[in-house]
RNA sequence: CACGAAAAUGGCAAACCCAUCGAAAGGUGGGGACGCAAAGCUUCCGGUCUAAGGGCAUAGCCUAGGACAGCGGGGUUGCCGGAG
Numbered sequence: 001c002a003c004g005a006a007a008a009u010g011g012c013a014a015a016c017c018c019a020u021c022g023a024a025a026g027g028u029g030g031g032g033a034c035g036c037a038a039a040g041c042u043u044c045c046g047g048u049c050u051a052a053g054g055g056c057a058u059a060g061c062c063u064a065g066g067a068c069a070g071c072g073g074g075g076u077u078g079c080c081g082g083a084g
Base pairs, nucleotide, nucleotide: 001084003081004080011036012035016031017030018029019028020027021026034070040076041075042074044073045072046071047068048067049066050065053063054062055061056060
């Protein structure tokens, strides 16, 4: 540098429940563990979701914007370790 067998010290925490914030997607805190070697950080690219506001040809549709890093890729930092 690349890689992730077996393990150690630790870490994170899906669904669901409670509280709270938000128009919503969803966020935050507590409980809880399905999983995770970056499930640390970052919306740069793609994707998905949302649409209070705005627009329209107004059962609705479109969209500025917003959300998801546990959807994939990129960037960046990092623990442990046998072979390479």